[in-house]
């Protein structure tokens, strides 16, 4: 200074699925569903001396199925750290 990559705040965008029965008042119970928080399981591919990384696929333990609220994930912008010039 300047992009890259990690983290991180603030704002913007953000999908599914029952406002389902019974209790009786937000709580248990039962039936049915959903993939995007968090775990787990395969494996493309990455690096490899060991020793690891790794999906939005699968599973649904969790966690969700009006609205709110949370939501992987994506833009923008501003801090920390690394690297480069």
């Nucleotide at each position: 200074c300047u992009c890259a990559u990690c983290u991180u705040a603030a704002c913007g965008g953000g999908a599914g699925a029952g406002a389902c029965c019974a209790u009786a008042u937000u709580u248990u119970g039962g039936c049915g569903c959903c993939g995007a928080a968090g775990g787990a399981g395969c494996a493309a591919c990455c690096a490899c001396c060991c020793c690891g990384g790794a999906a939005a696929c699968u599973c649904u333990c969790a966690g969700g199925c009006a609205a709110a609220a949370g939501g992987a994930c994506c833009g923008u912008u501003g801090g920390c750290a690394u690297a480069g010039u």